[in-house]
C1' cells in the first nucleotide's frame, strides 16, 4: 500500500426487500413462596462508529474517514 468483512441497548446479536429501531441476558419495581431458586406482569435502557450525498422518507442506498478482524503484496 491494495482488497473483503465487521461497527445497531451494559453484554451476546436480529433487522440491510428504505416506510413505527427489536430480541435474549443483565438492571428497575411489582405478583407468586414460609425462604431461595424457578416462574410472571410492567418498566427504563439507543445521535444505529463519524461526516456528507440521494430521497417524500435512509440503521438500509451510495461516497469519504476511523476502528476491529482477515487476505494479497
Nucleotide at each position: 500500500g491494495c482488497u473483503g468483512u465487521u461497527g445497531u441497548a451494559g453484554c451476546u446479536c436480529a433487522g440491510u426487500u428504505a416506510g413505527c429501531a427489536g430480541a435474549g441476558c443483565a438492571c428497575g419495581u411489582c405478583c407468586u413462596u414460609g425462604g431461595u431458586a424457578a416462574g410472571g406482569a410492567c418498566g427504563a435502557g439507543g445521535u444505529c462508529a463519524u461526516g456528507g450525498g440521494u430521497g417524500c422518507a435512509a440503521a438500509u442506498c451510495c461516497c469519504a474517514u476511523c476502528a476491529a478482524c482477515a487476505g494479497c503484496u

This is a predicted structure of a 73-nucleotide RNA (transfer RNA) from a Planctomycetota bacterium.
The source organism's lineage runs through Bacteria, Pseudomonadati and Planctomycetota.
RNAcentral holds the sequence, with entries from ENA.